[in-house]
C1' cells in the first nucleotide's frame, strides 16, 4: 500500500467481498512447563448451608460459662460437690463509638446524572490538629437480676429492687444565638467585616496507676458533604405545539442552606424549528479497540462520580442515611406452625438450581497493607494477602546439537532398462542436560506494636540495642544424580493468497469469504503422498474499527451513471462594494490556575530476559482568568459612487387582459343543373344514394382555427404566446449620466403562477374525436386500417397542481484566445470602422470531462446562498399525516431478495435500416424434377437380426470403385480359451504336419498311415505352460491425420510510426478502376506477410529434332483386294524441346490506373478454354468403422472358429436416377466417321454349331504391331396418331454363363404375356459455348452381378442475357441496437405450482404511560390531649397529603386471526409477443 467481482474486450460510476488489528469471548481438533493478568456479557431470576461488623470491664450494675485463690462438705487422699466477684477474665444487659466506610450490581436515569470551569455575601461537617474559656449543686427513674404469668414459637405482661460518662432541674457563662442601636471600613444588588452599647436565652461526666485520658462551649484549620450557574453530553419531525405551581411578584412556613421547596393572594406569563412536548434506547467519565490523522466503535478488569439493595412507599436514630447484612406499612414469593400466629431477603465471599454458546473453590490466613473499637495487649475484618480450577489472554522456555550418502528400505509420482521425492531425513557414532524426575540445602517479603536493657531532660516522650511474629511454603532459588532420556499439533495448498500430484466420485456425494468448482482425465468434492503458514497452539463463528475518499471538516458529487426544486415573489437565516473614526466580541500572542491517580509516550531501574512492576519526565491538543496586538470579520460614527434603484427622451416585440371587425375552408339548410353511382382501402366491406346522392352553381346559417408572410426570427419567470384593429396594463433595452447613496445577492418554511387530461355549475357544439357500434385483417385481433360516433376539445366562473414541466444543465457576481451569422438600439453617417450595448445561433484555442462532448449563453477559473444524491429490486409502494368533491397529489419506510443494476465509448454480429458492387441470384432462354413404371438410397414400420455411421444448405446412386458363401461388424445354434506372428524361460516328443477313412451342418473329434539331420555337444520342427495378446466395444465433446462448407469469396494480418486514459483506430478509409485489398491517385502513415495474379499440367498454331509397331504424297514391285513389300520423312501422327499474346501497335476518353473500338496483324485478344492450386478463420461440422492414438470397459468373453439366416423384409413417406408417354418418332435393311482406355487365371481374330445368350475348335498378342469396338448420322422401305408396330413393367415357360453353391438373393438369352403412362398441381433444380441438349464408347471394383451408379472419352450441336426493381447468397462503407451462446439473440405480462417475508381485516389477547372518581396503610406535619409523668414529654383522638388497590372512558404500542391485496424467489409448465433493428403501428413521459 491494495486485490477479486458487471463486459467479447475497455473506461469511469457503483455496490458486494478479501487480506490487517482487536475481544471478559464461544465452538472443533490438539496439548510439555513457567511467570503475569483475567474469569455470569444471559434471569436486577430464585436461593439450602457457612461466613462477610463489631468492640470497649480504663463508663456501669454485675457474675451465666472458664481458670486461679480462700473456705466448707463427702470420702476412694486427690478427686467430686458447694460457698465467696477475691483475682484473671466475662455470657446476657445499660452506656459510648462504629455500623452512612469497606464490598456488590447497573434496574432506573437523556438528568446539573456525568465531565469541565466557576461561585456560595445562601450552607453543614463526628473522629483529627490548633487556640481560648469552663466543669458548682441537686433529682427521679430504668434495663439487667429476682418473683409471678401468657404463648407451640417468635415474643411478651405484671410486681419488687438497682447503677452509670443513661435522663432531668438549678447555677455560672461568652467573641455563641436573637432583637434594638452608634461609628468606621469594604464590597457584588440584597449586603459583609470590625469596634462598641442595651436586653433576653442556652453548658458540662466522670475514670485514674495521679502522669493523664475523657467532658462542655467558642474560634480557626484540615477533611468530607450540600447547593447554584456557563459549556458539552444518543436516535426518531411518519412526535409540532407544550405548560396551571405552570412563569413571575408579595407574605408566611420549612430546610444546614438558597429557591414554587410548600401554602395564601396578585399578575399572565414561561418553553419551542438553534427542535419544546412526546416516544425509543442508555449509568456517565478517566480510559479501551481501531485509524496516518480527523474520526468511528466501546464503557469488562483498575480509578472517580451517580443510582440501587425482593417490588413500592415512609420516616426514625445520627455529624452524616431516608440506611445492602436497621425499623414501619402495603404487595408478590418462600419457609415454620399446635392454625391462634410468626420468620425471611447473597446485585457481600464461597456455593446451589434455573437460563444460556458460555464464565471458577461451600479453600488458607489475618504474616503484610488498610479499616472499626480499645490506653494497650488484643478482638473483628470473604476488605485484603495467598493458594485451587480454566491455554481465556499476553510474555518467556523447551521438545535436542554435531557428524553421517549405500543418497538404505517402505511409501508416493513419472516420459517406468531407469529416474525423482520423502531426504543434508532415519539407522549409526559422538556431545549437551534447559525442562521433567530423584536427593540435599534453602530465602527476601519483618518494619513495627509489645517485652527487656541503655542514652537525653522530668514517673512520659524521643532515640539505640536485644528478643518476639510468615498464610503463601520446605515455595522461589541453588547444588548433585540420571539419561535424548519426559514433551507437536492445527489449518491450508483454483485466483485473491505462501503452498501440486495421484486415486476415488461423476451436476451425485459434497465444497464455498467473493468469483465460483462438481455432468468420466476435478491442482476447487473425499482419501493419500508431498508442500506452505503458524506453533502449545491452530482454525471456525460472533462483534468492532480499518481498508471505505462508500456520508467526503480534513476529503465526494448532481447534462447522459443516483442526484437541480416546474417557475417566480419573498420572511427568517446565510453572505455582502470603496474610504474613515472608535471599540476589542471573534482572531492572534504572552502569563497564571486547573486539566486526580492509573493508562499512552520517553528515560532509568527491579524480577536471569520479557510480559509485569517501580521512579522520574513529557503529554493530557481542553476549560477558566488576566495582560497585550488590531491586519481581517463583527459592532458604532462620518463620508463616497462603481453595485442597485429612480428620472427624462426614443425605438421594439405572436408579452398580458377586454372589446370590435375580416376572408378562405368545412358542415348544414333551401333552391337550381344533372344521373347512377359516391365514398373508402394494400384489397375490400360497413356507410351514403333513384324518396335523386357524389359533382356543379347561388343564397343563408353555425362554430372553431387563422394559409401565404414564417425564419437557424421575436416576446415572456416558467407554463406558454401568431388574422386585422382599439382601449388598458406590464417588461426588457438603448441614450443622457440628472437624483438617492449599498437601499444588494440568495432564500428553509410561506404565498402566487403553472401544458394537457380530469372534476363542478351554466352556455356552446362546425370540424376532430377517448368510450362505444359496425366493417375488414388475423390462428385469434377487446389493436394497427375503414365507416360512424358520445364525453371532451370552445366560452365564463371555480377546483386540480401534475408532465421527458428538458438545455434531462438552480440563482447571482467577477474573470478567461478567436472566427462567422441573425435581432433591437446608439455613435458616425462614408458603402469606411476588429466601433459600442443588450439578446439570439454555429464553429473553435486554452481549460474541463469517464467519454460523448462543453467551450464568454461553460459542463473553464473562482465566490455566495438554496435544492438534491449515496448499489439494483421491493417502491415512489405500505402505514401515518396534510391537501382535494373525486381522480389523486405531497411527505415517505421496512421485511425480504440479488451480485450486480446502470453510463460512455470499442470491435463484431444482426436489422421486415440506407448506399455501392458481384454471382445462372433474379430476369431472358432451352432442358428437367414433382404425376407413371422400374432401379437405388433414406426415414418409418416389421424382425431373432433387419450390423454401424452420415441427417438443412454442407445426409439420402453418401462411407460402398460392386452384401448369394466370404465380405460381415448383426441374429440363431454349435464349439475353443487362446488363432496367426515373434521373443524369452521351463518341460515333453521325434513327431506334428500331410494323405486316407468314419461321425457331424461344419468347426471339430476319432482311427489309420509313413517320412528329420547330426561332428552326439546339439540343430530343426512341433506340443504344452507362463508372460506379453485380442476387441468394427465406449468417448470425433480428450486427440492426430483426412474431409465437407462459407468460397476460388477477396479478403485476413504484422512491424515501426501516429491518434486515443483505454478497448482500439490508422494503414485496409476517401476519389476512380478491376475478375481481384487488381492497379492508380489522394492521404499520418511508411513498409511487409498469408491470400489474388503468375510460375505447373492439358488443349488450340507454328518450328526444330527423331521416324517404329505409326504414316504413304511422289518412285518402283506385287495382289481379287489391303503400306502387303522396296523405299521415303513430304503430310497426318507420336513425344522431347522451343516460338507465340504483352493492352505490345493504332484511334478515342482519362492526370494516371484503366476503359472503349465488328481497328490492324495474328492460330489465338484483352485472366484464349479447362484443370491442379482453397488465406486468417467459422460450424465443439464429419470420421475412434480406413489408419493412428489418450482414457475407460470386456478377458471360458464385448475375444475367436464354424453352419445357417440377415444386411435384399414392406400398409407407407421422401431424395437421386433410368425408361417412357412417341412421327424431329418406332421397326426392318444397307452404309460412314471417333477419342480415351483395357487385355495372359486375359482380350480373342477366324471357322463351325445354336434363333440367341453362348458353346466347340483354332490363331495372334505381355500390345502405336494382335484384340475389345461405336451410336446418333446418311440412304431405302414400312407404320399414320391409336394406349398404337408407342411403352416396356409384371408374370409363365425354356435356356446360357459364372461360381463349392444362384431357394431366400445373380446377370443374360429366346418364346409368350403386354401393366401404368397421352408431357405431369403447388412447388422446385442445373445450365451462358464446343456450354445446354442429345448419341454412343471405355475403365475401376469384379468369379459373376443387381451399373440405370461413379469416373473418364469422344460424335452431333443450339437458344438467350433488356437489365439489377424484386428473391437467395456474398463483399465494402455507413447507421441503430437493451444482441456477444451474437436474431435459431434478447425479453415482457397474466395464468398454473411450490416456498418466503409483508400490507389490510370482523374479532381475540397483551403491555407501558397518563387522566377522572372512590377507598386509603405506615408515616411526617398540624390540632387536641379531661389519661400517665415532678418535669421533659407521652399514650389516645383527629385533619391534610400519599404508596398499593378498585372503577370508568379514551389514546398509544405489540402478538394472533377466518378472509383478502400486491411483492420476491424457484433448469426445462400455459397463453400470446409488448420492448431492443424503422422490433415490423418509432419509442417514451
Nucleotide at each position: 500500500a491494495g486485490g477479486g467481482u458487471u463486459c467479447g474486450a475497455u473506461u469511469a460510476u457503483g455496490g458486494c467481498u478479501c487480506a490487517g488489528g482487536a475481544u471478559g469471548a464461544a465452538c472443533g481438533c490438539u496439548a510439555g512447563c513457567g511467570g503475569c493478568a483475567g474469569g455470569c456479557c444471559u434471569a436486577a431470576c430464585a436461593c439450602a448451608u457457612g461466613c462477610a461488623a463489631g468492640u470497649c470491664g480504663a463508663a456501669c450494675g454485675g457474675u451465666a460459662a472458664c481458670a486461679g485463690a480462700u473456705c466448707c462438705a463427702g470420702c476412694u487422699u486427690g478427686c467430686u460437690g458447694g460457698a465467696u466477684g477475691c483475682u484473671g477474665a466475662c455470657g446476657a444487659g445499660u452506656g459510648g463509638c462504629g455500623c452512612a466506610c469497606g464490598g456488590g450490581u447497573g434496574c432506573g436515569u437523556a438528568a446539573c446524572g456525568c465531565g469541565u470551569a466557576u461561585g456560595c455575601a445562601a450552607c453543614c461537617u463526628a473522629c483529627c490538629c490548633u487556640u481560648g474559656a469552663c466543669a458548682g449543686g441537686g433529682g427521679g427513674a430504668u434495663a439487667g437480676c429476682c418473683c409471678a404469668g401468657a404463648g407451640a414459637a417468635a415474643u411478651u405482661u405484671g410486681g419488687a429492687u438497682u447503677a452509670a460518662u443513661a435522663c432531668c432541674c438549678c447555677a455560672u457563662a461568652a467573641u455563641a444565638c436573637u432583637u434594638u442601636u452608634a461609628g468606621a471600613a469594604g464590597g457584588c444588588a440584597u449586603c459583609u467585616u470590625c469596634u462598641g452599647a442595651a436586653a433576653a436565652u442556652u453548658a458540662a461526666a466522670a475514670c485514674u496507676c495521679c502522669g493523664g485520658u475523657g467532658g462542655u462551649u467558642a474560634g480557626a484549620g484540615a477533611u468530607g458533604a450540600g447547593u447554584a450557574u456557563g459549556c458539552g453530553u444518543c436516535c426518531c419531525a411518519u412526535u409540532a405545539g407544550c405548560u396551571u405551581g405552570u412563569u413571575g411578584g408579595u407574605a408566611a412556613g420549612g430546610u444546614a442552606a438558597c429557591g414554587g421547596c410548600u401554602u395564601a393572594c396578585c399578575a399572565a406569563g414561561g418553553c419551542a424549528a438553534c427542535g419544546a412536548u412526546g416516544g425509543g434506547u442508555a449509568g456517565g467519565g478517566g480510559g479501551c479497540c481501531u485509524g496516518a490523522g480527523a474520526g468511528g466503535g466501546u464503557g469488562a478488569u483498575c480509578c472517580c462520580c451517580c443510582a440501587c439493595a425482593c417490588u413500592g412507599g415512609u420516616a426514625c436514630u445520627g455529624a452524616g442515611a431516608c440506611a445492602c447484612g436497621g425499623a414501619c406499612c402495603a404487595g408478590a414469593c418462600u419457609c415454620c406452625u399446635a392454625c391462634g400466629g410468626g420468620a425471611g431477603g447473597c446485585a457481600g465471599c464461597a456455593g446451589u438450581g434455573a437460563g444460556g454458546a458460555a464464565u471458577a473453590u461451600u479453600g488458607c490466613g489475618c504474616a503484610a497493607u488498610g479499616g472499626a473499637g480499645g490506653a494497650a495487649a488484643c478482638u473483628c475484618u470473604g476488605a485484603c494477602g495467598c493458594a485451587g480450577c480454566c491455554a481465556u489472554g499476553c510474555c518467556g522456555c523447551g521438545u535436542g546439537c554435531a557428524g553421517g550418502a549405500a543418497g538404505a528400505a517402505u511409501g508416493c509420482c513419472c516420459u517406468a532398462u531407469g529416474g525423482g521425492u520423502u531426504g543434508g531425513a532415519a539407522a549409526c557414532u559422538u556431545c549437551u542436560u534447559u525442562u521433567a524426575u530423584a536427593u540435599a540445602g534453602g530465602a527476601a517479603g519483618a518494619a513495627a506494636c509489645c517485652u527487656c536493657u541503655c542514652u537525653a531532660c522530668g514517673u512520659g516522650u524521643a532515640g539505640a540495642g536485644a528478643g518476639u511474629u510468615g498464610a503463601c511454603g520446605g515455595u522461589a532459588c541453588u547444588a548433585u544424580a540420571c539419561g535424548a532420556a519426559u514433551a507437536a499439533g492445527g489449518a491450508c495448498c483454483g485466483g485473491c493468497u505462501a503452498a501440486c500430484u495421484c486415486c476415488g466420485u461423476g451436476c451425485c456425494a459434497g465444497c464455498a469469504g467473493c468469483c465460483g468448482c462438481g455432468g468420466u482425465a476435478a491442482u476447487a468434492c473425499g482419501g493419500a503422498g508431498g508442500g506452505u503458514c503458524c506453533a502449545a497452539g491452530c482454525g471456525u463463528u460472533a462483534u468492532c474499527c480499518g481498508g471505505a475518499u462508500u456520508u467526503a471538516u480534513u476529503g465526494g458529487g448532481u447534462u447522459u451513471a443516483a442526484a437541480g426544486g416546474g417557475u417566480g415573489c419573498g420572511u427568517a437565516g446565510g453572505c455582502g462594494g470603496a474610504a474613515u473614526u472608535g471599540u476589542a466580541a471573534g482572531u492572534c500572542a504572552g502569563u497564571g490556575g486547573u486539566g486526580a491517580a492509573a493508562g499512552c509516550c520517553c528515560a532509568c531501574a527491579g524480577c536471569u530476559c520479557a510480559a509485569c512492576u517501580g521512579u522520574g519526565g513529557a503529554a493530557c491538543u481542553g476549560c477558566c482568568a488576566u495582560u497585550g496586538a488590531u491586519a481581517c470579520u463583527g459592532c458604532c460614527u462620518u463620508u463616497c459612487u462603481u453595485g442597485a434603484a429612480u428620472a427624462u427622451a426614443g425605438a421594439u416585440g405572436a408579452a398580458g387582459u377586454g372589446g370590435g371587425c375580416g376572408g378562405a375552408a368545412u358542415a348544414u339548410a333551401u333552391c337550381a343543373u344533372g344521373u347512377a353511382g359516391c365514398g373508402g382501402u394494400g384489397a375490400a366491406a360497413u356507410g351514403c344514394a333513384u324518396a335523386g346522392a357524389u359533382a356543379u352553381g347561388a343564397u343563408a346559417u353555425a362554430g372553431a382555427a387563422c394559409a401565404c408572410c414564417g425564419a437557424u426570427u421575436g416576446c415572456g419567470a416558467a407554463g406558454g404566446c401568431a388574422g386585422c384593429u382599439c382601449a388598458c396594463u406590464a417588461a426588457g433595452u438603448c441614450a443622457u449620466c440628472a437624483u438617492u447613496g449599498a437601499c444588494g445577492c440568495u432564500g428553509a418554511g410561506g404565498c402566487a403562477c403553472g401544458a394537457a387530461a380530469g372534476c363542478g355549475u351554466g352556455g356552446g357544439g362546425a370540424g376532430c374525436g377517448a368510450a362505444c357500434a359496425g366493417g375488414a385483417u388475423u390462428a385469434g385481433a377487446u389493436a394497427c386500417c375503414c365507416u360512424g360516433g358520445u364525453a371532451g376539445u370552445c366560452c365564463a366562473c371555480g377546483c386540480c397542481g401534475u408532465a421527458a414541466a428538458c438545455g434531462a444543465u438552480g440563482a447571482u457576481u467577477a474573470c478567461u484566445c478567436g472566427g462567422u451569422g441573425c435581432u433591437a438600439g446608439c455613435g458616425a453617417u462614408a458603402u469606411a470602422c476588429u466601433g459600442u450595448u443588450a439578446g439570439u445561433g454555429c464553429c473553435u484555442a486554452a481549460g474541463c470531462g469517464a467519454a460523448a462532448g462543453c467551450g464568454a449563453u461553460a459542463a473553464g477559473u473562482a465566490a455566495u446562498c438554496c435544492a438534491c444524491c449515496u448499489g439494483g429490486g421491493g417502491a415512489g409502494u405500505a402505514c401515518g399525516u396534510u391537501c382535494g368533491u373525486a381522480a389523486g397529489a405531497a411527505u415517505g419506510a421496512a421485511a425480504c431478495u440479488c451480485a450486480a443494476a446502470g453510463g460512455a465509448a470499442u470491435u463484431g454480429a444482426c436489422g421486415g435500416g440506407g448506399g455501392c458492387c458481384c454471382g445462372c441470384a433474379c430476369a431472358a432462354g432451352g432442358g428437367g424434377u414433382g404425376g407413371a413404371g422400374c432401379a437405388u438410397g433414406u426415414g418409418g414400420u416389421u424382425u431373432a437380426a433387419u450390423u454401424c455411421g452420415a441427417u438443412g444448405a454442407u445426409a439420402c446412386g453418401c462411407g460402398a470403385g460392386g452384401a448369394a458363401c466370404c465380405u460381415u461388424a448383426c441374429c440363431u445354434g454349435g464349439g475353443c480359451u487362446u488363432a496367426a506372428a515373434u521373443g524369452u524361460a521351463g518341460a515333453u516328443u521325434g513327431a506334428u504336419a500331410g494323405g486316407a477313412c468314419u461321425a457331424g451342418a461344419g468347426a471339430u473329434a476319432g482311427u489309420u498311415u509313413u517320412u528329420c539331420c547330426u561332428u552326439c555337444g546339439g540343430g530343426c520342427a512341433a506340443u504344452u505352460u507362463a508372460c506379453a495378446a485380442g476387441g468394427u466395444g465406449c468417448u470425433g465433446u480428450a486427440u492426430g491425420g483426412u474431409u465437407g462448407u462459407c468460397g476460388u469469396c477477396a479478403g485476413c494480418u504484422c512491424g515501426u510510426g501516429c491518434c486515443g486514459u483505454g478497448a482500439g483506430g490508422u494503414g485496409u478509409u476517401a476519389g476512380g478502376u478491376u475478375a481481384a485489398g487488381u492497379c492508380c491517385c489522394a492521404u499520418a502513415a511508411c513498409g511487409a506477410g498469408c491470400g489474388c495474379a503468375a510460375c505447373c499440367c492439358c488443349u488450340a498454331u507454328c518450328c526444330u529434332u527423331a521416324g517404329u509397331u505409326g504414316c504413304c504424297a511422289g518412285c518402283g514391285a506385287g495382289u481379287a483386294a489391303u503400306g502387303u513389300c522396296g523405299g521415303g520423312g513430304a503430310c497426318u501422327u507420336u513425344a522431347a524441346g522451343g516460338a507465340a499474346a504483352c493492352u505490345g501497335c493504332c484511334g478515342g476518353u482519362g492526370c494516371a490506373a484503366a476503359c472503349c473500338g465488328u481497328g490492324a496483324g495474328g492460330a489465338a485478344g484483352g485472366u484464349g478454354g479447362g484443370g491442379a492450386u482453397g488465406a486468417c478463420g467459422u460450424c465443439a461440422a464429419a470420421u475412434c468403422a480406413u489408419c493412428a492414438c489418450g482414457g475407460c470397459c470386456c478377458u471360458u468373453a464385448c475375444g475367436u472358429c464354424c453352419a445357417g439366416g440377415g444386411c435384399u423384409a414392406c400398409a407407407c413417406a421422401c431424395g437421386u436416377g433410368c425408361u417412357a408417354c412417341a412421327a424431329u418418332g418406332g421397326c426392318g435393311g444397307a452404309u460412314a466417321c471417333a477419342a480415351a482406355g483395357g487385355g495372359c487365371a486375359g482380350c480373342u481374330a477366324c471357322a463351325u454349331g445354336g434363333u440367341g445368350a453362348c458353346a466347340u475348335g483354332a490363331u495372334g498378342c505381355u500390345a502405336a504391331u494382335c484384340u475389345c469396338g461405336a451410336a446418333a448420322g446418311u440412304c431405302c422401305g414400312u407404320c399414320u396418331c391409336a394406349g398404337u408396330u408407342c411403352g416396356g413393367a409384371u408374370c409363365g415357360a425354356a435356356g446360357u454363363c459364372u461360381g463349392c453353391a444362384a431357394c431366400u438373393c445373380g446377370a443374360c438369352u429366346u418364346c409368350g404375356u403386354g401393366a401404368a403412362g397421352c408431357u405431369g398441381g403447388a412447388a422446385u433444380c442445373g445450365c451462358u459455348a464446343g456450354u445446354a441438349a442429345u448419341c454412343g464408347c471405355g475403365u475401376a471394383u469384379c468369379a459373376g452381378c443387381a451399373a440405370u451408379g461413379a469416373c473418364g472419352c469422344g460424335g452431333u450441336g443450339a437458344a438467350u442475357a433488356c437489365g439489377u426493381u424484386c428473391c437467395c447468397g456474398g463483399g465494402c462503407c455507413u447507421u441503430g441496437u437493451a444482441c456477444a451462446c451474437a436474431c435459431c439473440g434478447c425479453c415482457c405480462g397474466u395464468c398454473a405450482a411450490g416456498c418466503c417475508a409483508u400490507g389490510g381485516a370482523a374479532g381475540c389477547u397483551g403491555g407501558g404511560a397518563g387522566u377522572g372518581c372512590c377507598u386509603g396503610a405506615a408515616g411526617u406535619c398540624g390540632g387536641u390531649g379531661a389519661c400517665c409523668g415532678c418535669a421533659a414529654g407521652g399514650a389516645g383522638c383527629u385533619g391534610c397529603c400519599u404508596a398499593a388497590g378498585g372503577u370508568a372512558a379514551a389514546a398509544c404500542u405489540g402478538g394472533u386471526a377466518a378472509c383478502u391485496g400486491g411483492g420476491g424467489c424457484u433448469a426445462a409448465g400455459u397463453c400470446g409477443u409488448a420492448a431492443c433493428a424503422a422490433g415490423g403501428u418509432a419509442g417514451c413521459c
RNAcentral holds the sequence, with entries from ENA. This is a predicted structure of a 1485-nucleotide RNA (small-subunit ribosomal RNA) from an uncultured prokaryote. The prediction has a mean pLDDT of 82.